[in-house]
RNA sequence: GGGGCGGACCGGGGCGCCGCCCGGUUCCCGCUGUCUUUGGCGGGAUCCGGGAGGAAAGUCCGGGCUCGAUAGGACGCGACGCCGGCUAACGGCCGGGCGCGGUGCUGGAGACGGCAGCGCGACAGACAGCGCAACAGAAAGCGUACCGCCUCGGGGAAACCCGGGGUAAGGGUGAAAAGGUGGGGUAAGAGCCCACCGCGUCCGCGGCAACGAGGACGGCACGGCAAACCUCGUCGCGAGCAAGGCCAAGCAGUGGUCCGCGGUCCGCGGGCGGGCGCCUCUGGCGCCCGCGAUCCACGGGUUGGCCGCGCGAGCCGGAAGGCAACUUCCGGUCAAGAUGGAUGGCGCCCGGUCGGCCGCAAGGCCGGCCACAGAACCCGGCUUACAGGUCCGCCCCUUUU
RNA sequence: GAGCGAUUAGCUCAUUUGGAUAGAGCGACAGCCUCCGGAGCUGUAGGUGGCGCGUUCGAAUCGCGCAUCGCUCA
Repeated sequence: GGGGCGGACCGGGGCGCCGCCCGGUUCCCGCUGUCUUUGGCGGGAUCCGGGAGGAAAGUCCGGGCUCGAUAGGACGCGACGCCGGCUAACGGCCGGGCGCGGUGCUGGAGACGGCAGCGCGACAGACAGCGCAACAGAAAGCGUACCGCCUCGGGGAAACCCGGGGUAAGGGUGAAAAGGUGGGGUAAGAGCCCACCGCGUCCGCGGCAACGAGGACGGCACGGCAAACCUCGUCGCGAGCAAGGCCAAGCAGUGGUCCGCGGUCCGCGGGCGGGCGCCUCUGGCGCCCGCGAUCCACGGGUUGGCCGCGCGAGCCGGAAGGCAACUUCCGGUCAAGAUGGAUGGCGCCCGGUCGGCCGCAAGGCCGGCCACAGAACCCGGCUUACAGGUCCGCCCCUUUU
Repeated sequence: GAGCGAUUAGCUCAUUUGGAUAGAGCGACAGCCUCCGGAGCUGUAGGUGGCGCGUUCGAAUCGCGCAUCGCUCA
């Protein structure tokens, strides 16, 4: 200097004039109330303070909050899935393990490894069951032999042909075919035997754990796919601020029926009216009967105002603990609340960027452009969009010293 | 705010329990037939299966994310 990966931040600024929304102070006007002095509402003027995002987006997750009167179990449905930790919680985040893929260095005869760093992982289970693997190939779950190799017999001048036996090392097919490399051995071969790598069982060491290194024994894989059905474990009530309350205004009810917790079942309970009984007597409890309330369907009216509406798992700074995510403590601070939906218009200067021209350079001039994009209950995440710019960390290549 | 469905040839639609060269009708083009046209018959061409990533030996089909269109409730 170039390239790759990861992370954090900014993403226009200043001045002037006019114009917006919220809150507050003072004054004026109108209405109304209080019962004698100030409350409420509306309008106007002046001044002060505040006024969109990293994604406000998609509505993909988790919650806070609200309602269904309340609570439980089973089935069903849905989600997650290595270990440990963080968190209010999560499918999120942090750290670690293992697997796969590349890079650099390095050990070995080879198969195969070691160290460092980066990226990805949808990472529980394949002897619980049921399934799939087309075509090719001899053969796709532990059996088989297409070509081939060895051997015996027959034929033949030979090449070779026919039949029997042995074989799975070599070749072919395929994504995958009887563990792999090297050596010995054999008629030819084969874990047949040996060493190493891998695999299985056991031991005990390190680690909270996933797991790791080592040792002994064994000749051995008891193949792959669960984003195949499924099994196991954990979690989950439903609906949602257009939730849900209050006030005002207005109309027109009719028919049916006891009701409740997403679907089913069990279990549990509740409302209204009447009657009877008991007691601690304007109240409570028990029993019986019913369905005027509740609830359901259809229809009518109202689409007005207020609350919910922002003090929060909040933000900023510092200290301590922790590898980190994050936690604790101290100090400071209150930062939009609209409702057809507020922050805009104009001018000047500066900044950034692209292209062209001038210049040794610094820099100057001209023209164009300045991204994605606007809260609507709030918060923690995920995903997607984004012109341009700054900084940090790691790795690789090249050059110079 | 909530719940569903769709995207395949120029058009309308199939497929799809993952396996072959992805099909049908209409349309287009060519030929035959006819004096010509229509109809009919024969044949031909036309496909990154909305986009991207992933699982798998293999994806139009399974999973995730995105884009566009449509329906229902509120």